The part of an RNA shown here (large-subunit ribosomal RNA, domain V) has 584 nucleotides and comes from Salinarchaeum laminariae. NCBI's taxonomy places the organism under Archaea, Methanobacteriota, Halobacteria, Halobacteriales, Salinarchaeum. The sequence was found in a public genome assembly.
[in-house]
Context: one part of a larger RNA
């Protein structure tokens, strides 16, 4: 000097590895005393419907009722002359020649408890007849007044049933008129039906939510770390009663069990004796306590009473209700000779606010002339909220929406590694004999981070989710190929092991598949990782929106890791990285 390659700076082009790229306060999931749409035998209502009744709405007659009034009549416990309704007055009342009549006889009718009573009839007789004295709870149907029950007749009002009418009202008709007719229509009111419509509710805890459960109110033991207090869907268990004796008091007694003895009688029934501090019993869980008994038996009782106050627990050290308990006082009681004991059960569980309803005592107040009357205030008892300091309350949403949350799930990551994969220690045994050619139980120690779980640490103002495809890199616990060792290695073919990751590891059928099964080859058809590599590279078969069908479940709206058909894949490359080209 020529050619090639490279470093630095710059430019052009390319395909898209990274910027957990850009796009959209995640649609999945959860939370909210958020919303909306839909459902129903959720709750509470509203339209609407049916039926009754009242108004619009009038007339007549029949049948059967109701209420009130008038007339007439009837009213039998026993005793008693006898068919005594009740009360009050009461010593007289009615009739005597007539248009008549008290009473009696005969006849007729009605009632009847078969004793008789009432009415009619002048057919006959006729001037007295009935009360006051006996019996009775009550005295005369002698007479008068009022009242009760029943029967018959009658009047007014009214109800029900079936019916007739025409005048409201309705319909038809241009009208005349016709059809219907106090019904219907319309209005008021009461009961029933009433997702047709409306407003709402549909709890909490929770190793995400749901399903399950109650750890949501109480009691005991333990956890609990020797004061007190103390959590988890920690461990072991209980309570929501029971008892008029299983309560109070006084007196007496002592258990379980074992041994010895005793007719049937035995391991075990009952009796006697000995030992026996508790190993029994005390209504119920556990703990504590108790024989000086709180245990067992008997007597008498109701203190399981009425009222007041303080304190403790509930609720450690702040406050907090119901409730439970302890002590004291007043009154009235029980037992005991008395001292005394007794405010339920030996103690710790056995429970519930306000409103409302029912029942009830003392008191206060109002109405009233007054009251044994009514209203109100105030109090007590009972009735329940167990989600237990107590709203009156069912679901679906894939048609969905909003606010938020990585305070909380699904994918991926991270941690862990029970599970999984692999290795090692020991070597019982199999291997004719022989643990270790080969296989290897039980037990033990690890490695990995490929499975599946667990956790909830990053991400919910979004890191695109299965499989395939394309393309690249890595690991070795090596499928083939290479080197070596052992063999139950003659050779050949194998079996087991050591080193080794350079290269290779293919093609089909079925299935969305990963995986798997199958086919014919092959030296072999290895395993794994790279956000289960790779959707700003592709695909979109699966899953996982909206449509629809089936099965099953649900009253239903709808639901289903059940099946089925269909169903959108955005982005013009700034930086970086890479590839190709060019300039300095």
């Nucleotide at each position: 000097c020529u050619g090639g390659a490279g470093a630095c700076c710059c430019c052009c082009a390319a395909g898209g590895g990274g910027a957990a790229g850009c796009g959209a306060a995640g649609a999945c999931c959860c939370u909210a005393u958020g919303g909306a749409g839909c459902u129903u035998u959720a709750c509470u209502g509203c339209a609407g419907g049916c039926u009754g009744u009242c108004g619009c709405u009038g007339a007549g007659a029949c049948a059967c009722g109701g209420u009130c009034g008038c007339u007439a009549g009837u009213g039998u416990g026993c005793a008693g002359g006898g068919u005594a309704g009740g009360u009050a007055g009461g010593a007289g009342u009615c009739g005597c020649u007539a248009c008549a009549c008290a009473g009696g006889u005969a006849c007729g009718u009605g009632c009847g408890c078969c004793a008789g009573c009432a009415c009619g009839c002048c057919a006959c007789c006729g001037a007295g007849a009935c009360a006051c004295a006996c019996a009775u709870g009550a005295a005369a149907c002698a007479c008068u007044a009022c009242c009760c029950a029943c029967u018959a007749g009658u009047g007014a009002c009214u109800g029900u049933g079936a019916c007739u009418c025409u005048c409201a009202c309705u319909c038809c008709g241009g009208g005349a008129g016709g059809a219907g007719g106090a019904c219907a229509c319309c209005g008021g009111u009461a009961g029933c039906c009433g997702g047709g419509c409306a407003g709402u509710u549909u709890g909490g805890c929770u190793g995400g939510g749901g399903c399950g459960g109650c750890a949501c109110g109480c009691g005991c033991u333990u956890g609990a770390a020797a004061a007190g207090a103390u959590a988890u869907c920690g461990a072991g268990c209980g309570c929501g009663c029971c008892c008029c004796a299983a309560g109070a008091u006084c007196a007496c007694c002592u258990c379980a069990c074992u041994c010895g003895g005793g007719u049937c009688g035995g391991a075990g029934a009952c009796c006697c004796g000995a030992g026996g501090a508790a190993g029994a019993g005390c209504g119920c869980a556990a703990g504590a306590g108790c024989a000086c008994a709180a245990g067992g038996u008997g007597g008498u009782c109701u203190g399981a009473c009425a009222g007041u106050g303080a304190c403790c627990a509930g609720c450690a050290c702040a406050a907090c209700a119901a409730u439970g308990g302890u002590c004291a006082c007043u009154g009235a009681c029980g037992c005991g000779a008395a001292a005394g004991c007794g405010u339920g059960g030996u103690c710790u569980a056995g429970c519930g606010a306000a409103c409302c309803a029912a029942u009830c005592a003392a008191g206060g107040u109002c109405c009233u002339c007054a009251a044994u009357g009514g209203g109100c205030c105030g109090g007590a008892u009972u009735g329940a909220u167990g989600a237990c300091a107590g709203a009156a309350a069912a679901g679906c949403u894939a048609c969905c929406c909003u606010a938020g949350g990585g305070a909380u799930a699904a994918c991926a990551g991270a941690g862990u590694c029970g599970u999984c994969a692999c290795u090692c220690g020991c070597a019982a045994g199999a291997g004719c004999u022989c643990a270790u050619a080969u296989c290897g139980a039980c037990c033990g120690a690890g490695u990995g981070g490929c499975u599946u779980g667990c956790u909830a640490c990053c991400u919910c103002g979004a890191u695109g989710u299965c499989g395939g495809u394309u393309c690249c890199c890595u690991c070795c616990a090596u499928c083939c190929u290479g080197c070596c060792c052992g063999u139950g290695c003659a050779g050949a073919a194998g079996c087991g092991g050591g080193c080794a990751a350079g290269g290779g590891u293919g093609a089909g059928g079925u299935u969305g598949u990963u995986c798997g099964c199958c086919u014919a080859u092959u030296a072999a058809a290895g395993g794994a990782g790279g956000u289960c590599g790779u959707g700003a590279g592709c695909u979109g078969g699966g899953u996982u929106u909206a449509g629809a069908c089936c099965g099953u479940c649900g009253u239903g709206a709808g639901a289903c890791a059940g099946g089925u058909c269909g169903g959108c894949u955005g982005c013009u490359a700034u930086c970086u990285a890479u590839u190709g080209g060019g300039g300095g």